[in-house]
SAM riboswitch aptamer (S box leader) from a Chitinophagales bacterium, 103 nucleotides, folded computationally. The prediction has a mean pLDDT of 87.
């Protein structure tokens, strides 16, 4: 990196440094951010995908390996369904992220 499968509206922040932007792209909103956001690092936690333990199983724990710690992946875009026509809400999907395997 491709592809596979499975999760993707729960959960879980403090300090230190940096200093202007940032929320995956792209567009519209909206939001967070000099009362310092993003990032990084330090401790801390959340969660259980995978190994390892324990259990007759369901399932416990959370040692190792990752992931996560604003808002649903912040919403929306396509497609159904809805409607006189639109909205609001609903279902699938694309892209995307994450585990675990596979080339």
């Nucleotide at each position: 990196a491709a592809c596979u499968u499975a999760u993707u509206c729960a959960g879980a922040a403090a300090g230190a440094u940096c200093g202007a932007g940032g929320g995956a792209u792209u567009a519209g909103g909206c939001c967070c951010g000099u009362u310092g956001a993003c990032a990084u690092c330090u401790u801390g936690g959340c969660a259980a995908c995978c190994u390892a333990g324990c259990u007759a199983c369901c399932g416990c724990a959370a040692a190792g390996g990752u992931g996560c710690c604003a808002a649903a992946a912040c919403c929306u875009a396509c497609c159904c369904a809805g409607u006189a026509a639109a909205a609001u809400g609903g279902g699938g999907g694309a892209u995307g992220a994450u585990a675990a395997g596979u080339u």